Predicted 3D model of RNase P RNA and transfer RNA as a complex of 463 nucleotides. It holds a member of the Rfam family "Bacterial RNase P class A". Rfam describes the family as follows. Ribonuclease P (RNase P) is a ubiquitous endoribonuclease, found in archaea, bacteria and eukarya as well as chloroplasts and mitochondria. The family's RNA type in Rfam is ribozyme.
RNA sequence: GCGGAGGGAGACGAGGUCGCGGACCGGUCCCCCCCGGGGGACGCGGUUCGAGGAAAGUCCGGGCUCCGCAGGGCACGGUGCCGGGUAACGCCCGGGCGCCGCGAGGCGACGGAAAGUGUCACAGAGAACAGACCGCCGAUGGCGGUCGGGCCUUCGGGCCCGCCGCACAGGCAAGGGUGAAACGGUGGGGUAAGAGCCCACCGCGCUCGCUGGAGACAGCGGCGGCACGACAAACCCCACCGGGAGCAAGGCCGAGCAGGAGCGAGCGGCGGCCCGCCGCGCUCGAGCUCCGGGUAGGCCGCACGAGGCGCCGGGUAACCGGCGUCCCAGAUCGAUGACCUCGGCGGGCUUCGGCCCGUACAGAACCCGGCUUAUCGCCCUCCGCCCCC
RNA sequence: GCGCCCGUAGCUCAGUUGGAUAGAGCGCGUGCCUCCGGAGCACGAGGUCGCAGGUUCGAAUCCUGCCGGGCGCA
Numbered sequence: 001g002c003g004g005a006g007g008g009a010g011a012c013g014a015g016g017u018c019g020c021g022g023a024c025c026g027g028u029c030c031c032c033c034c035c036g037g038g039g040g041a042c043g044c045g046g047u048u049c050g051a052g053g054a055a056a057g058u059c060c061g062g063g064c065u066c067c068g069c070a071g072g073g074c075a076c077g078g079u080g081c082c083g084g085g086u087a088a089c090g091c092c093c094g095g096g097c098g099c100c101g102c103g104a105g106g107c108g109a110c111g112g113a114a115a116g117u118g119u120c121a122c123a124g125a126g127a128a129c130a131g132a133c134c135g136c137c138g139a140u141g142g143c144g145g146u147c148g149g150g151c152c153u154u155c156g157g158g159c160c161c162g163c164c165g166c167a168c169a170g171g172c173a174a175g176g177g178u179g180a181a182a183c184g185g186u187g188g189g190g191u192a193a194g195a196g197c198c199c200a201c202c203g204c205g206c207u208c209g210c211u212g213g214a215g216a217c218a219g220c221g222g223c224g225g226c227a228c229g230a231c232a233a234a235c236c237c238c239a240c241c242g243g244g245a246g247c248a249a250g251g252c253c254g255a256g257c258a259g260g261a262g263c264g265a266g267c268g269g270c271g272g273c274c275c276g277c278c279g280c281g282c283u284c285g286a287g288c289u290c291c292g293g294g295u296a297g298g299c300c301g302c303a304c305g306a307g308g309c310g311c312c313g314g315g316u317a318a319c320c321g322g323c324g325u326c327c328c329a330g331a332u333c334g335a336u337g338a339c340c341u342c343g344g345c346g347g348g349c350u351u352c353g354g355c356c357c358g359u360a361c362a363g364a365a366c367c368c369g370g371c372u373u374a375u376c377g378c379c380c381u382c383c384g385c386c387c388c389c
Numbered sequence: 390g391c392g393c394c395c396g397u398a399g400c401u402c403a404g405u406u407g408g409a410u411a412g413a414g415c416g417c418g419u420g421c422c423u424c425c426g427g428a429g430c431a432c433g434a435g436g437u438c439g440c441a442g443g444u445u446c447g448a449a450u451c452c453u454g455c456c457g458g459g460c461g462c463a
Stems, first nucleotide, its partner, number of pairs: 001385008010376001012343007020050007027042006052361001056372002059370005064246004076242005081095005096110001097108004111237002116235002118231003133176002135172003140169002142166004147162006184202006203226001204224003208221005250300004259291005266280005307326008344359006390462007399415004408446001417433005439455005
């Protein structure tokens, strides 16, 4: 210098003007009243706070709330190496094993296929207690020979042994070939040819033993010639976990209309009051009072929490404990914005004076712990290669 | 907030107990037929199976995570 691996912190900064939402203090106005206070409205003034690492997807887990529930089982869904963390998890940390990478490191739904069922297309001889196409052999039996030897002979030949040939019976599974996968591998012995048929090493298996470890597991030894193909993100079996719904949960207050009960002959409008006029009503009931459920609407839930920050201690770590300190959005049509000046970073243009553009992804809605996805630049550590000293 | 479904050719849909050439109709192109057009007949082109990763010998199909669209309930 190039390429890569792992992790961390941040989310443009400072000032000003105007504006928006919440809380508190004050002011103005209104209402109530037991006259001391209470309630409400109005950004009118001030102080203070005002998005995130993902607020997102809603994929997991929990808090909270209501409903259900003696206990157990079935069904359904999920999880699945071991140990730890945690409120809990499918998350995190540490470890084991396997795979990938030269490496730093990364990835793993990683229980069971000797409980049962099922699937394994095409190709191929054979695809799950498999199989023989090419090939190898043909020891043994069979057939053949103008071959060699022996014996017998009625001289035609016959029998036996050996050799050679055929590949008929048959033997083999080493080699070729098919396939994703063909019932261990290498070497030697052995054989007619071969084969765990036998042996050595490697591999594999075991409800075996010893050692180490908390355990997953590892190492050593013994036993077994090998019996046991793959798939459970196919059904399934085993172990463990899970009651349902969700803040529109749920609780409190509560107009109007309708309903019920009681009283009831007047009530309402025009108006300062009276007269007057108009409307409704007096068996069909105006108006007033009370009642329950509860709509609109309002309030609570709802912002102090498995909380943030710092220090100390325990632990390899995740995390836990102690002390100190801080209060940090709560809208309900949904606030958190706009502009100006200076600076930072990136890009473009340049007459080198400057000028222009951009400054990601995205935005709370009951809260919290994770995962996943989107996204900007910066820093640290480590690995590989190349170059220089 | 909760629950569910869909995505395959230009359009509408099959294929979803995994098996290799992913099909059908309409549409499009070429040819035949016709005086010409339509209809009809024959042939043909056209596909990241929404995207990425995984399981498997093998994935449109099974699993996981995203993207887009739609529906229902309160």

Its mean pLDDT, the model's own confidence on a scale to 100, is 80.